RNA sequence: CUUAUCAAGAAAGGCUGAGGGUAAUGGCCCUGUGAAGCCUUGACAACCUGUUACGCGAUAAGUGUGACAAGGUGCCAAUUCCAUCCGCCAACUGGCGGAACGAUAAG
Numbered sequence: 001c002u003u004a005u006c007a008a009g010a011a012a013g014g015c016u017g018a019g020g021g022u023a024a025u026g027g028c029c030c031u032g033u034g035a036a037g038c039c040u041u042g043a044c045a046a047c048c049u050g051u052u053a054c055g056c057g058a059u060a061a062g063u064g065u066g067a068c069a070a071g072g073u074g075c076c077a078a079u080u081c082c083a084u085c086c087g088c089c090a091a092c093u094g095g096c097g098g099a100a101c102g103a104u105a106a107g
Base pairs, nucleotide, nucleotide: 001107002106003105004104005103006102011041012040013039014038015037019030020029021028024084025083026082027081042076044074047072048071049069050068051067052066053065054064055063056062085098086097087096088095089094
């Protein structure tokens, strides 16, 4: 950079000790009943991977869908916590959609 997904799901212990929820702003929230980080174990999920059933394809290469497994990643408060920019509806400190930012996987 490209493509796909992002409303579901899943925590204990140890070390440590004050912040954290991507950065910014605003909100809201989590946090000494222990934040973030590191380690161990466990779980969740199924992107890649493997097996397999059916289909497409020329019986090939390849490819689609489902099932099973869990080797490579990922992940385990709140929708990516919400908003910010644009559009529509609506008449409210609102709703919906899209983008942007970000995260993850594969290339």